[in-house]
RNA sequence: CCCGAAAAAGGCAAACCGCCUGAAAGAGCGGGACGCAAAGCCACCGGCCUACGUUUCUGCAGAACAGAAAUAGGGUAGCGGGGUUGCCGCAG
Numbered sequence: 001c002c003c004g005a006a007a008a009a010g011g012c013a014a015a016c017c018g019c020c021u022g023a024a025a026g027a028g029c030g031g032g033a034c035g036c037a038a039a040g041c042c043a044c045c046g047g048c049c050u051a052c053g054u055u056u057c058u059g060c061a062g063a064a065c066a067g068a069a070a071u072a073g074g075g076u077a078g079c080g081g082g083g084u085u086g087c088c089g090c091a092g
Base pairs, nucleotide, nucleotide: 002092003089004088011036012035016031017030018029019028021026034078040084041083042082044081045080046079047076048075049074050073053071054070055069056068057067058066059065
C1' cells in the first nucleotide's frame, strides 16, 4: 500500500414528514434511521433523472396554442468506474 475479521472512539443518514428553494429533476434546513469503512470531497468517463429554453415533427387558418421526439443546460458522489484526502485493525 492492497485489504476489511473482531472491537473501540466517533461520523454520516435512505424512505417518510415539516419548512424552504427551483420550471422540473433536485438542493438546503429540521425531524427521522434503511443502510454505509469513505454514504468525506471532485461531474473527468459511462449510466440514470429532468427539460423553463432551443430544434424538428404533428394537429390547427396560424409563427399563437397543444402534443411528440431530440437536445443546450441542470441534477445524481447513497448507480458504477476514476481522481483525491482520511479513523481503527486480525489474517493474507